Description
Model confidence (mean pLDDT): 83 of 100. Predicted 3D model of a 97-nucleotide RNA (SAM riboswitch aptamer (S box leader)) from a soil metagenome. Its Rfam family is "SAM riboswitch aptamer (S box leader)". About the family: The SAM riboswitch is found upstream of a number of genes which code for proteins involved in methionine or cysteine biosynthesis in Gram-positive bacteria.
RNA sequence: AUCCAGAGUGGCUGAGGGAACAGGCCCUGUGACGCCACAGCAACCGGCGGGCUCCCCCGCAAUGGUGCUAACUCCUGCCCGGUAAGCCGGGGAAGAU
Numbered sequence: 001a002u003c004c005a006g007a008g009u010g011g012c013u014g015a016g017g018g019a020a021c022a023g024g025c026c027c028u029g030u031g032a033c034g035c036c037a038c039a040g041c042a043a044c045c046g047g048c049g050g051g052c053u054c055c056c057c058c059g060c061a062a063u064g065g066u067g068c069u070a071a072c073u074c075c076u077g078c079c080c081g082g083u084a085a086g087c088c089g090g091g092g093a094a095g096a097u
Base pairs, nucleotide, nucleotide: 001097002096003095008038009037010036011035012034016027017026018025021077022076023075024074039069040068041067044065045064047060048059049058050057051056073094078091079090080089081088082087
């Protein structure tokens, strides 16, 4: 800085999983989680070009290093505002990259 976008098949395994705590909700023997292979998404680092230069910003590519490929970071938790209420909006915390 970003987090309402995007992107899955096969093999092995075999009962849990969705970070942690709590509450919900959901996925899961039509095989979850995990590992491996291949494929893909994105563009954080790195690369290239431009803005004279550093910082920084903009753009390009996708050969390298990461990350990611159920649900908004699955939702809520704390604060503020709106509402008769259900609920809605904004911010924060925590987390991920």